[in-house]
RNA sequence: CUCUUAUCCAGAGAGGCAGAGGGACUGGCCCGAUGAUGCCCGGCAACCAACAAGUUUUUUUAAACUUGAAAAGGUGCUAAUUCCUGCAGGAAGUAUUUCCUGGCAGAUAAGAG
Repeated sequence: CUCUUAUCCAGAGAGGCAGAGGGACUGGCCCGAUGAUGCCCGGCAACCAACAAGUUUUUUUAAACUUGAAAAGGUGCUAAUUCCUGCAGGAAGUAUUUCCUGGCAGAUAAGAG
């Protein structure tokens, strides 16, 4: 970098350092010297690993699945629904527009190349 699977309307600090940009991209709309981005600490969550119980099975000292608890391990996250939106279909309305469904793109985890 590509592919597969799962999730993305919940949650999370008046802390320290440092200083101008940031929210992926488009168009919007926002955040920011009453210090953003970043780093550290703190916190949130529970994908993987580890633990317990149950079910199933032609790998049976095993495997798969379900549920639960925990959070000392590997990640992740910590403004706004993934901030909204971009493509397609549908509903309401005279209309600007609003809403619904699916997709694209993106993020994260686990696995494969």